[in-house]
Context: one part of a larger RNA
């Protein structure tokens, strides 16, 4: 040193199985619901099968019969027209009684008596003259019929149900099924049809993105400043604040005016109210956040006023792109200035939403043969916290440990890498304890380090799979050394100590509780050391936890179901190719 043989499983991020956890897809299903749209099916009604009659309310229609009061006035005077007469033995006036109405004065009918009259023209008041009489009518009331209409009751022939110890029929055997027949209910049901309402019974579906993993949280548009690196841009869940209107004056013009503070001096009056005089160039104001602006004033007043105008636009600037910004000038018509002029909103930047569908005005435009109309199209205008603010629809929540698929180490959970705040341990300083004395021992406020055992950050290999706590079995390093070995100082007398420096050679037990690590207890012991090694070890055992499907309590949720809350249950696969080790053989 080859080359075998029999083992063990430490490594080949060993085999199996396009991760089940985790995210991510405008993927999927199944489930719930005060998610959204439907919808079976409930209910409640219109109509149509559906007829008859009463009774009461309603409306309507023609007939009648009645009604009508301001003051003046015999007196309850509805309008108009027409008219001197009209009514009465077919019973007048008067008296008694009834009914109806009423403005309580009367009016209207009807019955009995009674037995010849009664009303009115006329004059007198009245805006109008006689219900003496006629005839149309208005108001409101009663009543007759008709017709429409609701409730209620009856009714029977529609329609429906049911039936006899063996009832009739069907060219019929039948118990079927249909007619008689008979009874019962009844225009309701029941059956079409419309239309309101119910409706997770049932169905299609939606349930948002950013995010130093996801969620929970908070955030989405717009304007100011810093970040931003002296031209414009320029990210972060980076520091900081705002808008989501306001104003008919806060606009437009002409004229005038100058603040804030300070210091002096002035009744009430004071730190600060008002007058006066100085200083004082901008700090005061500017509707509202912030920056750049105004004093020549853009600040504050005053006078007339609507340019907070149509029609346009040379010609820039910004933006991928819709789009956003500035604009001198011309036409036209205006307000203000004596006039040059200046005015197409506010000192400027925020005060906001495409497109679609609709309203409203306007208008020449199209207008289905034609003329018109309905519609429409163009101008203006109005409706969106479409706020997730370039806005998927006119309209939308959740749950799944019963899970699925398609991907991701672009992304969390072990493990491991970087950091090394947090942790451990060293060293510096020496405030101060320690009778005295900083430094036997101890050490305030600070500082430098170093190690990679903890809590974390990052998200770099692995999600076509790197099996997760504890136990067992087996170890191996490290020294920051618990024990034994050696030593320096000691607040070291001995003894038993404290502290530091040297040492890794062996050694570091054994019960109770608990899945435990850890810890607490018991007994001992020279000593019961502390870490690394995928929190050493599941192709070496366990499977008690944790962390699939079942179930139960308690909370939380309307539920489906959910809890780093508890509880009981609950498959652990691999025959060894290499490398690595042990043992034995050969050559």
């Nucleotide at each position: 040193c080859c080359c075998g043989c029999a083992g063990c499983a430490a490594g080949a991020c060993g085999g199996a199985a396009a991760g089940a956890c985790c995210c991510c897809g405008u993927g999927g299903a199944c489930c719930u619901u005060c998610a959204c749209u439907a919808u079976a099916g409930g209910c409640a009604u219109g109509c149509g099968c559906u007829g008859g009659u009463c009774a009461c309310g309603a409306g309507c229609a023609c007939g009648a019969a009645c009604u009508g009061c301001g003051u003046a006035g015999c007196a309850u005077a509805g309008g108009u027209g027409g008219g001197a007469g009209g009514c009465u033995u077919u019973g007048a006036a008067g008296u008694u009684c009834c009914c109806g109405u009423u403005u309580c004065g009367g009016c209207g009918g009807g019955a009995a008596u009674g037995g010849a009259g009664c009303c009115a023209a006329c004059a007198a008041g009245u805006g109008a003259a006689a219900u003496a009489c006629c005839a149309c009518c208005c108001u409101g009331u009663u009543u007759a019929u008709g017709u429409u209409u609701g409730u209620g009751g009856c009714c029977u022939a529609a329609c429906u149900u049911c039936g006899a110890u063996u009832c009739c029929c069907g060219u019929g055997a039948a118990u079927c099924c249909g007619g008689g027949c008979g009874a019962a209910g009844a225009a309701c049901a029941c059956c079409g049809u419309g239309u309101g309402u119910u409706g997770g019974g049932u169905a299609g579906u939606u349930u948002g993105a950013c995010u130093g993993g996801g969620g929970c949280g908070g955030u989405c548009u717009c304007c100011u400043c810093c970040c931003a690196a002296a031209g414009a841009g320029u990210a972060a869940c980076g520091g900081a604040g705002g808008a989501g209107u306001g104003c008919a004056a806060a606009g437009g013009u002409c004229g005038g005016c100058u603040c804030a503070g300070c210091a002096c001096g002035g009744a009430u009056g004071g730190a600060a109210a008002c007058c006066g005089u100085g200083c004082c160039c901008u700090g005061c104001g500017u509707g509202c956040a912030a920056g750049a602006g105004c004093a020549c004033a853009a600040g504050c007043c005053g006078g007339c006023u609507u340019u907070a105008c149509u029609g346009c636009g040379a010609g820039a600037c910004c933006g991928a792109c819709g789009g956003g910004u500035c604009g001198a000038g011309c036409a036209g018509u205006u307000a203000c200035g004596a006039a040059a002029g200046u005015a197409g909103g506010c000192u400027c930047u925020a005060g906001u939403g495409a497109u679609c569908c609709u309203g409203c005005g306007a208008u020449c435009c199209c207008g289905u043969g034609u003329g018109g109309a309905a519609g429409g199209g163009u101008c203006g205008u109005a409706g969106c916290u479409c706020a997730a603010c370039g806005g998927a629809u006119a309209a939308a929540a959740g749950g799944u440990a019963c899970c699925c698929c398609g991907g991701g180490g672009a992304u969390a959970a072990c493990a491991g890498g970087c950091u090394g705040a947090u942790c451990g341990c060293u060293c510096c300083c020496g405030a101060g304890c320690g009778u005295c004395c900083a430094u036997a021992g101890c050490g305030g406020c600070g500082g430098a380090g170093c190690g990679g055992u903890u809590u974390g950050g990052c998200a770099c290999c692995u999600c076509g799979a790197u099996g997760u706590c504890g136990g067992c079995c087996c170890a191996u390093c490290a020294c920051a050394u618990c024990c034994u070995g050696g030593g320096a100082c000691u607040g070291a007398a001995g003894g038993c100590g404290g502290c530091c420096c040297c040492a890794a050679g062996g050694g570091u037990u054994c019960g109770g509780c608990u899945g435990u690590u850890c810890g607490c207890c018991g007994a001992u012991u020279a000593a019961a050391g502390u870490g690394g090694u995928a929190c050493g070890c599941g192709a070496g055992c366990u499977g008690g936890g944790u962390u699939c499907a079942g179930a139960c309590c308690g909370g939380c949720g309307u539920g489906a179901g959910c809890c780093a809350g508890g509880u009981c249950g609950g498959u652990c696969c691999c025959u060894a190719u290499c490398u690595g080790c042990u043992g034995u053989g050969g050559g």
Notes: Predicted 3D model of a 587-nucleotide part of an RNA (large-subunit ribosomal RNA, domain V) from a wastewater metagenome. The RNAcentral record of the full RNA draws on SILVA.